[in-house]
Context: one part of a larger RNA
RNA sequence: GAUUGAACGCUGGCGGUAUGCUUAACACAUGCAAGUCGAACGGUAACAGGCAGAGCUUGCUCUGUGCUGACGAGUGGCGGACGGGUGCGUAACGCGUGGGAAUCUACCUUUUAGUGGGGGGGGGAUAGCCCGGUGAAAACCGGAUUAAUACCGCAUAAGCCCUACGGGGGAAAAGGGGCCUCUUCUUGAAAGCUCUUGCUAUUAGAUGAGCCCGCGUAAGAUUAGCUAGUUGGUGAGGUAAUGGCUCACCAAGGCAACGAUCUUUAGCUGGUCUGAGAGGAUGAUCAGCCACACUGGGACUGAGACACGGCCCAGACUCCUACGGGAGGCAGCAGUGGGGAAUAUUGGACAAUGGGCGGAAGCCUGAUCCAGCAAUACCGCGUGUGUGAAGAAGGCCUGAGGGUUGUAAAGCACUUUCAAUAGCGACGAAAUGCCUUAGCUUAAUACGCUAGGGUCUUGACUUAAACUAUAGAAGAAGCACCGGCUAACUCUGUGCCAGCAGCCGCGGUAAUACAGAGGGUGCAAGCGUUAAUC
Numbered sequence: 001g002a003u004u005g006a007a008c009g010c011u012g013g014c015g016g017u018a019u020g021c022u023u024a025a026c027a028c029a030u031g032c033a034a035g036u037c038g039a040a041c042g043g044u045a046a047c048a049g050g051c052a053g054a055g056c057u058u059g060c061u062c063u064g065u066g067c068u069g070a071c072g073a074g075u076g077g078c079g080g081a082c083g084g085g086u087g088c089g090u091a092a093c094g095c096g097u098g099g100g101a102a103u104c105u106a107c108c109u110u111u112u113a114g115u116g117g118g119g120g121g122g123g124g125a126u127a128g129c130c131c132g133g134u135g136a137a138a139a140c141c142g143g144a145u146u147a148a149u150a151c152c153g154c155a156u157a158a159g160c161c162c163u164a165c166g167g168g169g170g171a172a173a174a175g176g177g178g179c180c181u182c183u184u185c186u187u188g189a190a191a192g193c194u195c196u197u198g199c200u201a202u203u204a205g206a207u208g209a210g211c212c213c214g215c216g217u218a219a220g221a222u223u224a225g226c227u228a229g230u231u232g233g234u235g236a237g238g239u240a241a242u243g244g245c246u247c248a249c250c251a252a253g254g255c256a257a258c259g260a261u262c263u264u265u266a267g268c269u270g271g272u273c274u275g276a277g278a279g280g281a282u283g284a285u286c287a288g289c290c291a292c293a294c295u296g297g298g299a300c301u302g303a304g305a306c307a308c309g310g311c312c313c314a315g316a317c318u319c320c321u322a323c324g325g326g327a328g329g330c331a332g333c334a335g336u337g338g339g340g341a342a343u344a345u346u347g348g349a350c351a352a353u354g355g356g357c358g359g360a361a362g363c364c365u366g367a368u369c370c371a372g373c374a375a376u377a378c379c380g381c382g383u384g385u386g387u388g389a390a391g392a393a394g395g396c397c398u399g400a401g402g403g404u405u406g407u408a409a410a411g412c413a414c415u416u417u418c419a420a421u422a423g424c425g426a427c428g429a430a431a432u433g434c435c436u437u438a439g440c441u442u443a444a445u446a447c448g449c450u451a452g453g454g455u456c457u458u459g460a461c462u463u464a465a466a467c468u469a470u471a472g473a474a475g476a477a478g479c480a481c482c483g484g485c486u487a488a489c490u491c492u493g494u495g496c497c498a499g500c501a502g503c504c505g506c507g508g509u510a511a512u513a514c515a516g517a518g519g520g521u522g523c524a525a526g527c528g529u530u531a532a533u534c
Base pairs, nucleotide, nucleotide: 001534002533003532004531006530007529008528009527010526013381014380015379016378017377018376019374020373021339026337027336028335030334031333032332035078036077037076040075041074043071044070047069048068049067050065051064052063053062054061055060056059085292086291087290094217095216096215097214098213099212100211103209104208108205109204112201117200118199120154122152123151130143131142132141133140160167161166173197174196175195176194177193179192181189182188218264219263220262225255226254227253230252231251232250233249234248235247236246237245267289268288269287270286271282272281273280274279294315295314296313297312298311317328318327319326320325345371347370348369349368353367354365355364356363357362384414385413386412387411394405395404396403397402418475420470421469422468423467428461433455434454435453436452437451438450439449440448478523479522480521481520482519483504484503485502489518490517491516492515493514499506500505
C1' cells in the first nucleotide's frame, strides 16, 4: 500500500447492489418447512344442493336418502433418496484430473410385423364402516362383513438357464363418446366399435448412480519398523456388479528412508485476497463433489436410503402421567436461552422461476421471489450556487502599529438534486380456462389430440420505479493528525508529575512530542484504533 463475513471508539443525510453466529455439531418454548390423487377403491364424518316424508309459525325446522358438488378417517398409487441446513468426522480413490470394465437406473423417449409385442381366464383375503371388551386418556384387543390399478394362482412368451430332454417365466384397469338389443321408458344392464390415460414383457437411448486404476492433494523422525483376512492362489457363498467383500483349504507373503506405521491438524475443488510475476495466504457468500442429521449400532421398504422433519435397539438429556405406561430430537425458516468482541424479522406471497401430486382445474412448497433490520462492504448523489471589504463583530496571536480566522459570515441575486407533501403510474403476465376455425383420429359432422384466431381473467412486491406539481436555503459534517519518518505551528497550563508513544523517543520552568485553545493538514458519511493475510 492492498484486502476483510470483521469488531471497538467518535460521528451519521439519501439511494442502488451485495453480505450478515467465523464462538457451543451447546440446549431448545411456539408456529410453519411434504404432500397430492375421488379419472385406482369401498364408502359418507363435516359442508352445500336435490328428492321423499313429517311438523307446523307457510317458508322454516326435523328425519331419511351418496342422488349431486365435494370429502374426514381408511385401503391403494406416486412423491417423502429432490429441494433446504451444517462442516462433526475424514490425510482418504475423500477431492481434483485423466482413463477403465464386471453393473443397475423410477419418471422420459424409443423397439416389437402374426392382427402395429401382450393385455385371456379365475381365486382367497383385509383395512375402513358396524358390534363388543378393557382402560383416566392416547391407544389397544376381539367378532362379523366388504372393495380395488392391493394380494395370489392358471393360461400364453420373449430375453434367461440347460446335460439340449427340458426347466423357468408377466399383466389391471379407469375415464370420455356414439350405434344396436333388452328393460320398470329414463335410466340401467349385456355384447361388440372407437379415443385417451394407465398396466405387462422386451430393445435401444437419455439421465442419474455404484465400482476399479495412474498422477496430484498438510505438519512432525524429539514417530522406524508396520501387518494374520494380513499378501496371493484354488473353490464356494454373497452383491446390480469386480474384488478377502465373506468363508474353507493351501502358500508366506504385502508395505516402508521416494517416509510405512503412529501422532497432530484439516472437508476437497472452481475460486478469493495479495503480488510485476514466480509465489504466499485462504476455501464466507455463489457453483460442483463428499460427509453428517441428539450419541452409537442395525436393518426394512423402495428404481434409488442403510433415509434431517421414517422404523427398531442401546445410551445421555428433556417433557407428560391417574405411576400401569408413554412422548421428543431446529447442523430447515423465523425465534429463545447460553457462549462470545461479534452477526438480522417468531414478516408477505405462491404473482414469477423451479419442484411434488393430478387428465385438468388446482392443492402443497420458510425452495424461491419479495419486504423488514444493520454505514457490514462496494458504488452513486447531496449537505447549496453566484456576488459580496466597512476586510464588520467576536475569537486567537502581537513587536500594540497590526496580523489571522476571512469572501468566510452578514447582505443582495438565484437554483431546488435528494429528503418532505400531493398526484399520476409502467415492465416484470407468458399462460391456464371458455368460444371458434383448420388438420389428425374415427363408422362418425361425438369424444379426444395438435395448430391458429377471439374473449374473460391472474401482481406478494406496490403507499414501489419513472414522471408531474407545491414550498423554501430550507432538513443534512464529522473524524484523525500537525517533533522526524509524514502533509500540517503558535499560545496557555503542567514541571521526569500528569501523561504520550508504531519506531526513534518526548516531559526535571520558555515542551511545535503531555492537556486545552486558536490556526492548519488529510480523508469524508465516514474517520480512526485493534485483529488478520499478502

A computed fold for a 534-nucleotide part of an RNA from an uncultured prokaryote, annotated as small-subunit ribosomal RNA, 5' domain. The full RNA is in RNAcentral, with records from ENA. The coordinates come from a structure-prediction model, not an experiment, and the mean pLDDT is 84.